[in-house]
RNA sequence: GCUACAAGCCAGGCUAUCGCUCUUUCUGCAAAGAAGGGGAGGAAAGUCCGGACAGCAAAGAGCGAUGCACCGGUGAAGAGCCGGCUCCUGAGAAGGAAGAGACAGUGCCACAGAAAAUAACUACCGGGCAGCAAUGUUCCGGAAAAGUUGAAAACGUGGGGUAAGAGCCCACGGCUUAUGCUGGUAACAGCAUUCGCGGGUAAACCUUGCAUGCUGAAAUGCCACGUAUAGUACCCAUUAAGGGCGGCUCGUUCGUGAUUGCUGAAAAGCAGUCGGGGUACAGGGUAGGCAGAUUGAGCCCGGUGCGUAAGUGCCGGGACAGAUAAAUGAUAGGCCGCACAUGCAAAUGUGUCACAAAAUCCGGCUUAUGGCUUGUAGUUUUU
Numbered sequence: 001g002c003u004a005c006a007a008g009c010c011a012g013g014c015u016a017u018c019g020c021u022c023u024u025u026c027u028g029c030a031a032a033g034a035a036g037g038g039g040a041g042g043a044a045a046g047u048c049c050g051g052a053c054a055g056c057a058a059a060g061a062g063c064g065a066u067g068c069a070c071c072g073g074u075g076a077a078g079a080g081c082c083g084g085c086u087c088c089u090g091a092g093a094a095g096g097a098a099g100a101g102a103c104a105g106u107g108c109c110a111c112a113g114a115a116a117a118u119a120a121c122u123a124c125c126g127g128g129c130a131g132c133a134a135u136g137u138u139c140c141g142g143a144a145a146a147g148u149u150g151a152a153a154a155c156g157u158g159g160g161g162u163a164a165g166a167g168c169c170c171a172c173g174g175c176u177u178a179u180g181c182u183g184g185u186a187a188c189a190g191c192a193u194u195c196g197c198g199g200g201u202a203a204a205c206c207u208u209g210c211a212u213g214c215u216g217a218a219a220u221g222c223c224a225c226g227u228a229u230a231g232u233a234c235c236c237a238u239u240a241a242g243g244g245c246g247g248c249u250c251g252u253u254c255g256u257g258a259u260u261g262c263u264g265a266a267a268a269g270c271a272g273u274c275g276g277g278g279u280a281c282a283g284g285g286u287a288g289g290c291a292g293a294u295u296g297a298g299c300c301c302g303g304u305g306c307g308u309a310a311g312u313g314c315c316g317g318g319a320c321a322g323a324u325a326a327a328u329g330a331u332a333g334g335c336c337g338c339a340c341a342u343g344c345a346a347a348u349g350u351g352u353c354a355c356a357a358a359a360u361c362c363g364g365c366u367u368a369u370g371g372c373u374u375g376u377a378g379u380u381u382u383u
Base pairs, nucleotide, nucleotide: 001379002378003377004376005375006374007373008372009371010370012336013335014334015332016331017330018329020039021038022037023036024035025034026033027032041355045366046365048364049363050362051361052360053216054215055214056213060250061249062248063247065212066211067210068209069208070084071083072082073081074080085099086097087096088095089094100207101206105205106204107201108200109199121147122146124142125141126140127139128137129136130135155173156172157171158170159169160168174197175196178193179192180191181190182189183188220291221290222289223288231281232280233279234278235277236276242254243253244252257274258273259272260271261270262269263268299318300317301316302315303314304313305312306311337352338351339350340349341348342347
């Protein structure tokens, strides 16, 4: 110098003029005017995760459903972040893992190959039959050591043994189970002994453990105006019909009568009238205002303590959009900052870029994007 990896910072500021909007004070009956102060991002985006807040009157249990899954720390929580362990990818710096369980069970492993969970094609050995023998054979038995195929084929290499062979035996290794010692908070690592030796796959079904209400600011609450105090069908008579935290079940809870007549000893039953409760369908009125609504598990700067870090404690200082179809802008021959180009420098010139726009608020994750800085790894040997 080039390539790659990791981390961080910035995305303009001031002045003047004009314009929009919120707020404070003053003037004003009001409309409005004057003065002061504030006014869109690092992601405001995606709506992915978690919460605050609001509603569902008030409990609970079971099933189902959904999510997570190594160890420790942090945090309000999170499928977040930090550190570590194990495995994988990479030459490396680094990056990735929905990282519990395959001996509870069920499924799947294309094609190729004899065969993909208890398999035998070519070849091997022994016996039978034929043959003088070599050898042959559509028979019986043994074996999985050689070869083929494949991502993977009965743990690997070497030797012994055998009719031929096999962890059958031995040596050195690999993996699994159990125990002990050492180190570590732990996950784990190392060493020794022992048990065994045909897989993989659970972002396949499943099993185990832990956790979890739902909806969502157009939530929700209040006020004003206005209509239909109306219609049809069906159910109920108060421990009712029916309703109430998501799916189901259990459970729990809310839920109003009066009067007349008849029967009856009474309790109670039957019928009628007035009124009531509920479900479904159809229809009508309104769509105006106020709150929610922005002071926080917060943000920025400086100092200091603890911690490997994420983070956390203390001290000091500073700042803070609020709309409701949606304001937060435009101009300048100005100044400063920053970037790029030229230049030895002084300086000059050009530009203010890219992605992009708050809508209840906060903590994260992911995605888009211009420029700069620092560190690390590899390579080159130009200097």
Predicted 3D model of a 383-nucleotide RNA (Bacterial RNase P class A) from a Sphingobacteriales bacterium. The organism belongs to Sphingobacteriales, within Bacteria. The coordinates come from a structure-prediction model, not an experiment, and the mean pLDDT is 76. Rfam family: Bacterial RNase P class A. The family's RNA type in Rfam is ribozyme. Of the family's consensus pairs, 95% are formed in the model.